[in-house]
RNA sequence: UAAGUAAACUGGGUGACCGCCCCGAUUAUAUCGGGGAGGAAAGUCCGAGCUCCACCGGGCAGGAUGCUGGGUAACGCCCAGGAGGGGUGACCCUACGGCAAGUGCCACAGAAACAUACCGUCCCGAUUUUAUAUCGGGAUAAGGGUGAAAUGGUGAGGUAAGAGCUCACCAGCGGCUGGGUGACCAGUCGGCUGGGUAAACCCCAUCCGGAGCAAGACCAAAUAGGGGGAUAAAGGAACGCCCGGUCCAGUCCCCGGGUCGGUCGCUUGACCCCGAUGGUAACAUCGGGGCUAGAUAGAUGGUCACCGCCCCGAUUCGUCGGGGUACAGAACUCGGCUUACAGGUUUACUUAACCC
Numbered sequence: 001u002a003a004g005u006a007a008a009c010u011g012g013g014u015g016a017c018c019g020c021c022c023c024g025a026u027u028a029u030a031u032c033g034g035g036g037a038g039g040a041a042a043g044u045c046c047g048a049g050c051u052c053c054a055c056c057g058g059g060c061a062g063g064a065u066g067c068u069g070g071g072u073a074a075c076g077c078c079c080a081g082g083a084g085g086g087g088u089g090a091c092c093c094u095a096c097g098g099c100a101a102g103u104g105c106c107a108c109a110g111a112a113a114c115a116u117a118c119c120g121u122c123c124c125g126a127u128u129u130u131a132u133a134u135c136g137g138g139a140u141a142a143g144g145g146u147g148a149a150a151u152g153g154u155g156a157g158g159u160a161a162g163a164g165c166u167c168a169c170c171a172g173c174g175g176c177u178g179g180g181u182g183a184c185c186a187g188u189c190g191g192c193u194g195g196g197u198a199a200a201c202c203c204c205a206u207c208c209g210g211a212g213c214a215a216g217a218c219c220a221a222a223u224a225g226g227g228g229g230a231u232a233a234a235g236g237a238a239c240g241c242c243c244g245g246u247c248c249a250g251u252c253c254c255c256g257g258g259u260c261g262g263u264c265g266c267u268u269g270a271c272c273c274c275g276a277u278g279g280u281a282a283c284a285u286c287g288g289g290g291c292u293a294g295a296u297a298g299a300u301g302g303u304c305a306c307c308g309c310c311c312c313g314a315u316u317c318g319u320c321g322g323g324g325u326a327c328a329g330a331a332c333u334c335g336g337c338u339u340a341c342a343g344g345u346u347u348a349c350u351u352a353a354c355c356c
Base pairs, nucleotide, nucleotide: 001352002351003350004349005348006347007346008345009344010343012307013306014305015304016303017302018301020036021035022034023033024032025031026030038327042338043337045336046335047334048333049332050212051211052210053209062208063207064206065205066204067081068080069079070078071077082096083094084093085092086091097203098202102201103200104197105196106195118144119143120140121139122138123137124136125135126134127133152170153169154168155167156166157165171193172192173190174189175188176187177186178185179184216264217263218262219261226255227254228253229252230251231250235248236247237246271290272289273288274287275286276285277284278283308325309324310323311322312321313320314319
C1' cells in the first nucleotide's frame, strides 16, 4: 500500500420565529422557567416483573428445549470450552441426545435397500468324440454393472475360487489405564466390524396453569331501573255490598350496582454513569454521583438563515450554481433475539507485495 477478519461507536450542528405534550412557580387561566424518541422506539419471536382468574397433591395429553461447564430474576439469551465442517490465515458455521427398545421409510435405477447371486469367478455331475460349449446342483460379495447409499479401506499372504480367513497400516466400535469438574483427549489391548434416516413416528432428560395495562383498582353524574323503610284520610285489586287485613300505585327518606366522566396503575427501575475489587469471560459485589417523555385519539412539529458531508455542472482554481443528506418513530416496564439502516470514526489481528 492492497485485500480481508473480528469488535466497538456515531447516526448532522448552531440560531431565530410560530406551534404541540408534560411538570413546577406565580401577581393563577395567562406569563415565566424546566423537560420532551431510538439504536433499533420495528417484528411481537422468546424470557420475566406486575395484575386478575383458577389452584390439595400428582398424573395423562399437548408444547418447548437438546454437546459440556458457567452466568442470569429468567430464557430458546450470553460467556468459556469440546467435537465436526469451511478458510492459506485472522477467523467463521453447526436442531450437536438416542437407529446395539420397537415400528416405519429409502424415489429412479438395480438381482437385491434387507437379508440379496444379474453378469462374472470356482467346484461337482450329466450331455457330448474331447472341451474352454449346453443343462443341473453348490461355493463365492474379490471383479463388472445399478445407485446418494451395496455389508470397513489399501496392500500382502492364503484359497478350488473367495472371504478379517490371517497379517501390516488406516477408519470405526468396545474394554482397560492415565489426564480433565465435564463434553472429551492420549495411550494400550481385542479381528470385535451387515447400510442410511429421529427438521420419521417414537424413546430419554429438563421445563411449562390461563389471560394480559383494552391487565386491574378506586371515585362517581343525568336519565331509566333495582332493594329496604315510613305513610292519618283520600286512588286501584280480589268480594254481590260493607268493615278489617293484605298487595299494588302515589309521596317522602335511605341503600347499593352499572354507564358518561375522572383518578390511580404510569414511569425510581433486575435503571444509568464513573471508579475499585473478584473472575479468562459472561457477570457479581462495594463506593460515589445522576433522574433521563408519559399522551389517551394520542405531543415530540413547521418555516427561514448559516455551517458540515455527498453528488452533478461551471470555473478566472479563489470559488459559484443546483440537487441530496439513511433506516425509522415511544403508549405498562425490563432482559434478549431477529430484521432495516446513507455516510462516517476507532481498535486489534491476518494475508500478499514493496521499502528501511
Description: This is a predicted structure of a 356-nucleotide RNA (Bacterial RNase P class A) from a Chloroflexota bacterium. It is recorded under the gene name rnpB. The RNAcentral record of the sequence draws on ENA. The coordinates come from a structure-prediction model, not an experiment, and the mean pLDDT is 76. Of the family's consensus pairs, 94% are formed in the model. Rfam family: Bacterial RNase P class A. By type it is a ribozyme.